[in-house]
Molecule: transfer RNA
Organism: Clostridia bacterium
């Protein structure tokens, strides 16, 4: 140089035949307890790797482009 999988929350990952973006663990406040863990309850916190495009609507499909990783030459 070419192919190909991968990119969503502060970590690990779910969501795909387009339709208001979630889980667990961590964070923050409460309850409980003498106190600490454990255990409940409530909350913040993501323009879904960038940037066009197609639609009434894009995590999601389509084109570039950037990171990683893996194969071919």
């Nucleotide at each position: 140089g070419c192919u190909g999988u991968u990119g969503u929350a502060g970590c690990u990952c779910a969501g795909u035949a387009g339709g208001u973006a979630g889980a667990g663990c961590a964070c923050u406040u409460c309850c409980u307890u003498g106190g600490u863990a454990a255990g409940g309850a409530a909350g913040a916190g993501g323009u879904c790797g960038a940037c066009a495009g197609u639609u009434c609507a894009a995590a999601u499909c389509u084109g570039u482009u950037c990171a990683a990783c893996a194969g071919c030459u």